[in-house]
RNA sequence: GAUUCAUCCAGAGGAUCCGAGGGACCUGGCCCAGCGACGAUCCGGCAACCUGCCCCGAGGGAGAAGGUGCCACUGCCAGGAACGAUGAGAG
Numbered sequence: 001g002a003u004u005c006a007u008c009c010a011g012a013g014g015a016u017c018c019g020a021g022g023g024a025c026c027u028g029g030c031c032c033a034g035c036g037a038c039g040a041u042c043c044g045g046c047a048a049c050c051u052g053c054c055c056c057g058a059g060g061g062a063g064a065a066g067g068u069g070c071c072a073c074u075g076c077c078a079g080g081a082a083c084g085a086u087g088a089g090a091g
Base pairs, nucleotide, nucleotide: 003089004088005087006086007085008084013043014042015041016040017039021032022031023030025080026079027078028077029076044071045070046069049067050066051065053061054060055059075083
């Protein structure tokens, strides 16, 4: 990088550093942003995909110990695309 399956209208704060753009790509909108966005780090939190536990069954349940993930707006809205993100697997 490609591939299979599942999910993507819920939920979740602050500090420090950085310093101009950011909301994946294109187009048209609409938002965020020197009252410091985006990004990184620390602490905190949300959630429940996988492991583990129970029923023992594709399934259901408890829980949050471990592995991720996530913490503006419906993947911000619409259209396009064999589009994007996350988890687990196979290769």

The prediction has a mean pLDDT of 85. A computed fold for a 91-nucleotide RNA, annotated as SAM riboswitch aptamer (S box leader). The sequence was found by an Rfam model in a public genome assembly.